[in-house]
RNA sequence: GCGGGACCGUCGCCUAAUCGUCCAUGGACGAACCGGGGAACCGAGUACCCGGGGUGAAUCCGCGAAAGCGGUAGGGAUCACUUCCAUCCCGAACCCGUCAGCUAACCCGGUCGGCGACCAACGGAAGGAUCC
Numbered sequence: 001g002c003g004g005g006a007c008c009g010u011c012g013c014c015u016a017a018u019c020g021u022c023c024a025u026g027g028a029c030g031a032a033c034c035g036g037g038g039a040a041c042c043g044a045g046u047a048c049c050c051g052g053g054g055u056g057a058a059u060c061c062g063c064g065a066a067a068g069c070g071g072u073a074g075g076g077a078u079c080a081c082u083u084c085c086a087u088c089c090c091g092a093a094c095c096c097g098u099c100a101g102c103u104a105a106c107c108c109g110g111u112c113g114g115c116g117a118c119c120a121a122c123g124g125a126a127g128g129a130u131c132c
Stems, first nucleotide, its partner, number of pairs: 009118006018031006032111006042101001051099001052096004060071004074090004081127005
């Protein structure tokens, strides 16, 4: 000097997954955000079958013995707005347990986890907002 790793801090990203108060070191409560159940009205044809349903962007198609490959509905991206274009990514996993359409009142829950950077990085167009 270069490369890699670890700890602390700061700044960011995905996600609802953040903030605050009290007691004291582990709990409780509140706000905010998120999810589920739950009338009327509406919807719901029958039979068979491999029941049915939920969170989530994560669904579907083709090839393959499989692993996987190619695409796709859809989703995300930090010199802080929106839309469009461009580029780069994701396109999983899990849960309920025979049961749930929508749904006012009402009832019940969640607040995880995973990453990046260290003055470098996001480019273009249109529009808006703000400031002078």
A computed fold for a 132-nucleotide RNA from Micromonospora pisi, annotated as c-di-AMP riboswitch aptamer (ydaO/yuaA leader). RNAcentral holds the sequence, with entries from Rfam. Of the family's consensus pairs, 92% are formed in the model. The prediction has a mean pLDDT of 78.